Model confidence (mean pLDDT): 75 of 100. The RNA shown here (Bacterial RNase P class A) has 350 nucleotides and comes from Desulfovibrionaceae bacterium UBA3823. Rfam family: Bacterial RNase P class A. The family's RNA type in Rfam is ribozyme. Lineage of the source: Bacteria > Pseudomonadati > Thermodesulfobacteriota > Desulfovibrionales > Desulfovibrionaceae. It was read from a public genome assembly, where an Rfam model found it. The model forms 99% of the base pairs in the Rfam consensus.

[in-house]
RNA sequence: GGAGUCGGGCAGACCGCCGCCGCGGAAGCGAUUCCGGGGAGGAAAGUCCGGGCUCCACAGGGCAGGACGCCGGGUAACACCCGGGAGGGGCGACCCUCGGACAGCGCCACAGAAAGCAAACCGCCUGCGGCACCGCCGCAGGCAAGGGUGAAACGGUGGGGCAAGAGCCCACCAGGCGCCUGGGCAACCAGGCGUGCUCGGCAUACCCCGUCCGGAGCAAGACCAAAUAGGAAAGGCGGCCGGCCCGGCCAUGCGCCUUUCGGGUAGGUUGCUUGAGGGCGCGGGAAACUGCGCUCCUAGAGGAAUGGCGGUCCCAACGACAGAACCCGGCUUACCGCCCGGCUCCCUCG
Repeated sequence: GGAGUCGGGCAGACCGCCGCCGCGGAAGCGAUUCCGGGGAGGAAAGUCCGGGCUCCACAGGGCAGGACGCCGGGUAACACCCGGGAGGGGCGACCCUCGGACAGCGCCACAGAAAGCAAACCGCCUGCGGCACCGCCGCAGGCAAGGGUGAAACGGUGGGGCAAGAGCCCACCAGGCGCCUGGGCAACCAGGCGUGCUCGGCAUACCCCGUCCGGAGCAAGACCAAAUAGGAAAGGCGGCCGGCCCGGCCAUGCGCCUUUCGGGUAGGUUGCUUGAGGGCGCGGGAAACUGCGCUCCUAGAGGAAUGGCGGUCCCAACGACAGAACCCGGCUUACCGCCCGGCUCCCUCG
C1' cells in the first nucleotide's frame, strides 16, 4: 500500500426569529395571556418469536395440536444472547450446521445382473455330452475375488487355502460393538483390552424420543353521560372454559343462547407512559450478564404535534431507508453519509 474478516459509534449541539403539541405553575368569569422544562427510529418497519398488562376465570388432569432439539450458562422469557464440543468450508482471520435410520413404515430416477440383505451382464472353475478337437457349443453344479454400470454395489493391502473363489483363515489397517483407565459439570477428548461383527443415503417423507406451551388481545379492559322501542318473530334448554374427553363454575323458564326484521347511540374520561428504564462509579464473572451506591425523568398524539430561516462549532448530520399510537427483550428486512478499532492474508521498503 492492497484485499478480507469481525465488532463498535454518530443520525447533531448552542444561540436568535417566526410557527406547532403536551406537561407543570400563575392570572382571568371565560376566550385566553405569561413563565419554565420537554417533544419520532436504528430500524419507529415486518407482526416472526418471547413476555409484562387486561379479560375469559375460581382454575385442574388427559388426548389432539404446536414449538424447540449437541453440552453448559444468561435472562422475566425466548426459536434470542454468551461460552464450549463435534462435523464441514476457507491459506487464514473467520463462517455454516447440529436428537434418532438396530421402534416401525416408506423412497432412491436413469444406467446396471442387482440399490435392503438382493443379485449374475462379461467372466472363473468342476463334471457329463457333442463337434469341424491350440479350442468351441449345450446341460448340471460351484463362485462373487477380476471387469463393466452408477452418486453409491456390502471394508482395504498382503499372504495362505481352494477345483475355482470368498474374512474361509491369518498379519496389519480402518470402522462397528462390548468392557475398562485418565481428563472434563457435560457435550466430548486421549488411550488400553477383546471381538471376523464388516451392519448405504434420505426424517425440509410419515414417524419415534426428550423438554416446553390455556385462549383472546389496548379495536384488551374499566367508568360516566345521553338516546331509543326494557320492540317483535322463529328456534333451542342449558351456558362458559380455542377443538375433544374428564372435571369444575354459573344458571334454571320473570333466565340464557342463536338467527331474522325494526329502532337508538357511536360522546367523554381512563387504560396512556416511572419502565424487567437511562447515566456514572465500585464489585463479581472468561463472557453473556449481574449486585450495590449515587443521579436523571427523556413524546403520549387522538384523522394525528416536533417545521422553516439565519449564525457559530463542526465536516458526523437532514443525506439514504424512512414517522411513535399499550410497553419492553430479541430476530429479520430496507438503506446510506461517515468515523473508530481488533484480527488475517498478499506485495514492497527499511